[in-house]
Context: one part of a larger RNA
RNA sequence: UGGUUGUUAAGGAACUCGGCAAGUUGACCCCGUAACUUUGGGAGAAGGGGUGCUCUAGAAAUAGAGCCGCAGUGAAUAGGCCCAGGCGACUGUUUAGCAAAAACACAGCUCUAUGCUAAAUCGAAAGAUGACGUAUAUGGGGUGACGCCUGCCCGGUGCUGGAAGGUUAAGAGGAGGAGUGCAAGCUCUGAAUUGAAGCCCCAGUAAACGGCGGCCGUAACUAUAACGGUCCUAAGGUAGCGAAAUUCCUUGUCAGGUAAGUUCUGACCCGCACGAAUGGCGUAACGAUCUGGGCACUGUCUCAACAGCCAACCCG
Repeated sequence: UGGUUGUUAAGGAACUCGGCAAGUUGACCCCGUAACUUUGGGAGAAGGGGUGCUCUAGAAAUAGAGCCGCAGUGAAUAGGCCCAGGCGACUGUUUAGCAAAAACACAGCUCUAUGCUAAAUCGAAAGAUGACGUAUAUGGGGUGACGCCUGCCCGGUGCUGGAAGGUUAAGAGGAGGAGUGCAAGCUCUGAAUUGAAGCCCCAGUAAACGGCGGCCGUAACUAUAACGGUCCUAAGGUAGCGAAAUUCCUUGUCAGGUAAGUUCUGACCCGCACGAAUGGCGUAACGAUCUGGGCACUGUCUCAACAGCCAACCCG
């Protein structure tokens, strides 16, 4: 000097991006236990009290009397807790070796395909899986418990349906024409007509891909605009939520918390650029999740000190 393990006056998060790390709590028995809730939970909530030994009684549990210590689960092992919010319902899964999560999965919901030699998948094929199953089944897509819900648009793209019509290949067809030949003929070329799917066309379909306006005026203070006009559109964003994991301006404004709060919570709505299964909004429980606050506790800090061990270093 470093590593590691301990202890520490007073204070107690002032440290720091952040209580990271460390510490607090800890076993068993008794009392007691809130909001909320899917009535199961939450819950070991929280918060209190007890615990040794001797004698006596007793079958014991236990009760009574007494005794000692700073300390009786006498050493060791053995939850810190609470409040609020975001996300994801949950248990689970994952980047073997920087990410464990809000990502994936999930039960549930929904769309779609498939009637059995099923669809789908592997395979030139045979054949196999699906399945020794049969639509309460199987494959594929999306969403993601539960609760309340899931608005409008089919113009574009896709998909599904459509005995008409238009267009349309090879093929069929063969009017007509050309070359050659004395000719028969041979060799070419070739118009009508006929001719499938597809495309055009007509419908349907958004829990298919997707989309869901602008300008101007108007109320007896002002402001605002329930109201009116106009242009465009397939239709102009409904419910709910909203400075949000989304808000640029922005540390928006107000309120709460603090002595002081770019974070946090509750509101407001002017949503640059939320929005309804690329689901919307809630939600008890759950989480080595993320964010803010509090109690307890502490060498994280004020501010450092001391000690053990192991090295470094010195002597041998």
Description
This is a predicted structure of a 316-nucleotide part of an RNA (large-subunit ribosomal RNA, domain IV) from a Clostridia bacterium. It matches the Rfam family "Bacterial large subunit ribosomal RNA". It was read from a public genome assembly. The prediction has a mean pLDDT of 89.